Description: Model confidence (mean pLDDT): 81 of 100. Transfer RNA from Alosa alosa, 72 nucleotides, folded computationally. The RNAcentral record of the sequence draws on ENA. It matches the Rfam family "tRNA". The family's RNA type in Rfam is transfer RNA.
RNA sequence: GCCCAUGUAGUUUAGUCGGUAAAACGUUACUUUCGUAAAGUAAAAAUCAGGGUUCGAUUCCUUGCUUAGGCU
Repeated sequence: GCCCAUGUAGUUUAGUCGGUAAAACGUUACUUUCGUAAAGUAAAAAUCAGGGUUCGAUUCCUUGCUUAGGCU
């Protein structure tokens, strides 16, 4: 330099081939206990960035960036 893939809560992963995103662990609050742990209930929390197409984009197109791999 070229090619391919990846990017989603704090972390690890789903998901939708266009109609507003799910779970586990974690965090916080409450209940329970003499107290702690455990358990239960509830809450907060995310689609890498810019542009385009569309009534509508996390999804499609494009550019860039990140990470990982391959070729030279």